This is a predicted structure of a 330-nucleotide part of an RNA (large-subunit ribosomal RNA, domain IV) from an Azospirillaceae bacterium. RNAcentral holds the full RNA, with entries from ENA. Lineage of the source: Bacteria > Pseudomonadati > Alphaproteobacteria > Rhodospirillales > Azospirillaceae.

Context: one part of a larger RNA
RNA sequence: UGGUGUUGAAGGAACUCGGCAAAUUCCCCCCGUAACUUCGGGAGAAGGGGGCCCUGCUCGUGCGCAAGCACGGGUGGGGGGCACAGACCAGGGGGUGGCGACUGUUUACUAAAAACACAGGGCUCUGCGAAGUCUCACAUGACGACGUAUAGGGUCUGACGCCUGCCCGGUGCCGGAAGGUUAAGAGGAGGGGUGCAAGCUCUGAAUCGAAGCCCCGGUAAACGGCGGCCGUAACUAUAACGGUCCUAAGGUAGCGAAAUUCCUUGUCGGGUAAGUUCCGACCUGCACGAAUGGCGUAACGACUUCCCCGCUGUCUCCAACACCAACUCA
Numbered sequence: 001u002g003g004u005g006u007u008g009a010a011g012g013a014a015c016u017c018g019g020c021a022a023a024u025u026c027c028c029c030c031c032g033u034a035a036c037u038u039c040g041g042g043a044g045a046a047g048g049g050g051g052c053c054c055u056g057c058u059c060g061u062g063c064g065c066a067a068g069c070a071c072g073g074g075u076g077g078g079g080g081g082c083a084c085a086g087a088c089c090a091g092g093g094g095g096u097g098g099c100g101a102c103u104g105u106u107u108a109c110u111a112a113a114a115a116c117a118c119a120g121g122g123c124u125c126u127g128c129g130a131a132g133u134c135u136c137a138c139a140u141g142a143c144g145a146c147g148u149a150u151a152g153g154g155u156c157u158g159a160c161g162c163c164u165g166c167c168c169g170g171u172g173c174c175g176g177a178a179g180g181u182u183a184a185g186a187g188g189a190g191g192g193g194u195g196c197a198a199g200c201u202c203u204g205a206a207u208c209g210a211a212g213c214c215c216c217g218g219u220a221a222a223c224g225g226c227g228g229c230c231g232u233a234a235c236u237a238u239a240a241c242g243g244u245c246c247u248a249a250g251g252u253a254g255c256g257a258a259a260u261u262c263c264u265u266g267u268c269g270g271g272u273a274a275g276u277u278c279c280g281a282c283c284u285g286c287a288c289g290a291a292u293g294g295c296g297u298a299a300c301g302a303c304u305u306c307c308c309c310g311c312u313g314u315c316u317c318c319a320a321c322a323c324c325a326a327c328u329c330a
Stems, first nucleotide, its partner, number of pairs: 001325008010316002014314001019311001027051005036041001038159001052079012080084001092309004097304002099301002104116002120157007132143003160296004165226003170223002172219005179214003185208002190203005227245005254288001255285001266282005
């Protein structure tokens, strides 16, 4: 000097990105226990008291003929210690937001989470030798399934509550088949070469030819999308209202400086002596928005934000002790 422990005056988070680490709490009995709530919870909420030893009285249960023995409860008196769940073991608590409903799962060896999964919801495919997956040139076979549409596959969302608006112009998918386009093929008008010729050979216009595409419809819990400018009310301001351009349609409900807000430490309120964070509002949403779900939500979380109580060497500000190492000497 470092490491691992123990203790600490006064203060008590002033430390720090952040109470990280440490400390507090910790067991049993009794009392008592809020908001909220899906009525199950929340809850060991919180908070308070008691716990050792000796002894009097009394009640109960079991056994016993009885005396009594064992166990348990109530109530009274007394005693000792710094300390009585005496060591070890053994929850700190509360409030408020965000996210995810929950228990689970995950980056074996830097990430445990708000990510994945989930029950629940929707769409879609599949009539059975099913769709789908694997093997596979084909054939055959296996799973699906010893299942049968209340089943199986794919995909999105993600308990529950209230809901889920408008757009089918583009892309996709589904349906339609009148017309257009169109391959091989069919068709052969006509033309060329050669031959005396029959013929052989090359080329070849109309016309007929599927699916697909064009076309006509449907479909958004399919991929996706969801405007601009100008004017207007008897203070001002604002604009319920009007005009105009464009669009497939111009963002509904709800939420909103948000895990989303650039300007921005927006403005107001709360909390602090002082608050770029936090909570409640406002709405000017750079660039929320409805199953790439919207908004709420009790319970839950080694998640995350902020605050408070308790507690402390985190700190003001360091010190001492024990052990281990380093170091010096042998």
Notes
Its mean pLDDT, the model's own confidence on a scale to 100, is 86.